[in-house]
RNA sequence: ACUCAUGAUAGAGGCGCGGUUGUCAAAAGUAGCUUCCGUUUUCCGCAUGGACAAGCGGGGAAGCAAAAGGGGCUACCGCCGAAGUGGUAAUUUUCGGUCCAAGGGGUUGCUGCUGGGUCGUCGGAGAAUAUCCGCCGAACUGUCACGAAAGUGUUGCGCUGUCAUGCUG
Numbered sequence: 001a002c003u004c005a006u007g008a009u010a011g012a013g014g015c016g017c018g019g020u021u022g023u024c025a026a027a028a029g030u031a032g033c034u035u036c037c038g039u040u041u042u043c044c045g046c047a048u049g050g051a052c053a054a055g056c057g058g059g060g061a062a063g064c065a066a067a068a069g070g071g072g073c074u075a076c077c078g079c080c081g082a083a084g085u086g087g088u089a090a091u092u093u094u095c096g097g098u099c100c101a102a103g104g105g106g107u108u109g110c111u112g113c114u115g116g117g118u119c120g121u122c123g124g125a126g127a128a129u130a131u132c133c134g135c136c137g138a139a140c141u142g143u144c145a146c147g148a149a150a151g152u153g154u155u156g157c158g159c160u161g162u163c164a165u166g167c168u169g
Base pairs, nucleotide, nucleotide: 004166005165006164007163008162009161010160011159014080016079017078018077019076020075022073023072024071032064033063034062035061036060037059043058044057045056046055048101049100050099051098052097083114084113085112086111087110088109089108090107091106092105093104094103115141116140118138119137120136122134123133124132125131142155144153145152146151
């Protein structure tokens, strides 16, 4: 001085990732409320199944008129396995009276997959032509390897810089 390994630390990718605030559209002129008209019973509904018990609601018109869940944009904050998603376990919460179960939501642990966003087909979720998720495909882009180049291939347990230690030559 070089190669390799381990550790520490600082970074890069770009329509980059996540969270929160504000705002906008949609949900929706829907739910609900008020007034008026109608309304015996039966029947049906009250988020999936069951048990128990007791109820409520249903049609039309006019007026007033939301919210949640899901998104777009924006600013700020935290970041670059950022994070997302599947499986599984624990825990918590939840829809109409109670209880049980199932399902849904949140959090945490373990684990599989994905370098990144974009576009498209199909499938699923969704009120949705919004948006999200998954498979596949396309070009782009990051990374490293090979190559004169064109290009081809790899993939985040990655890559680049610095430092330390160790090993090899």

Predicted 3D model of a 169-nucleotide RNA (Lysine riboswitch aptamer). It was read from a public genome assembly, where an Rfam model found it. Rfam family: Lysine riboswitch aptamer. From the family's description: Riboswitches are metabolite binding domains within certain messenger RNAs that serve as precision sensors for their corresponding targets. On this family, see Rodionov et al., Nucleic Acids Res 2003: "Regulation of lysine biosynthesis and transport genes in bacteria: yet another RNA riboswitch?". Model confidence (mean pLDDT): 75 of 100.